[in-house]
Molecule: transfer RNA
Organism: Genetta servalina
RNA sequence: GUACACAUAGUUUAAUAAAAACAUUAGAUUGUGAAUCUAACAAUAGAAGUUUAAACCUUCUUGUAUACC
Numbered sequence: 001g002u003a004c005a006c007a008u009a010g011u012u013u014a015a016u017a018a019a020a021a022c023a024u025u026a027g028a029u030u031g032u033g034a035a036u037c038u039a040a041c042a043a044u045a046g047a048a049g050u051u052u053a054a055a056c057c058u059u060c061u062u063g064u065a066u067a068c069c
Stems, first nucleotide, its partner, number of pairs: 001068003005064003010022004024040005045061005
C1' cells in the first nucleotide's frame, strides 16, 4: 500500500423497545465487615447521507485485529 472484519454503560454480552449480569454509589439488614434485598448512576467510535423511522443500510474519518505485498 491492498483486501476483509470489528467498535454499544467502567467490564462482558443482548436487542423489536436501547435490556441484562458483574462492578460503582446510596439505603435496608448485621455488634462490625462480608453475603443478601431494594434503588440509583451509566452507553450505540466520530461526522454526513438515505428513510415516516437507523445501533442496524450507504459514504468518509479515527482506532483495533487478521491476511497478502